Glycine riboswitch aptamer from a soil metagenome, 82 nucleotides, folded computationally. Of the family's consensus pairs, 90% are formed in the model. The RNAcentral record of the sequence draws on MGnify.

[in-house]
């Protein structure tokens, strides 16, 4: 570094319009609107670190992206294997 398993937070199941799916009550895509989240990624500062005057850099910050029922995703942690 890669693979598998387990754990894994936050924030509108928001409003309006069109279409579709279906278990007919919900869900999904797209467009418009406002409000939010930070733990994919990205960017910024530079705490910190190192082979030290040059490098590496956060769980801090920004929210471009992403996300705001479930599902999926998910930094990070544990175990196993290569």
């Nucleotide at each position: 570094c890669c693979c598998g398993c387990g754990g894994g937070a936050g924030a509108g199941a928001c409003c309006g319009g069109c279409c579709g799916g279906c278990u007919c009550g919900c869900c999904g895509c797209c467009c418009g609107g406002c409000g939010c989240c930070g733990a994919a990624g990205g960017c910024g500062c530079a705490a910190c670190c190192g082979c030290c005057c040059c490098g590496g850099a956060a769980a801090c910050g920004c929210u471009c992206a992403g996300g705001c029922a479930a599902a999926a995703g998910g930094a990070c942690c544990g175990c196993g294997g290569g």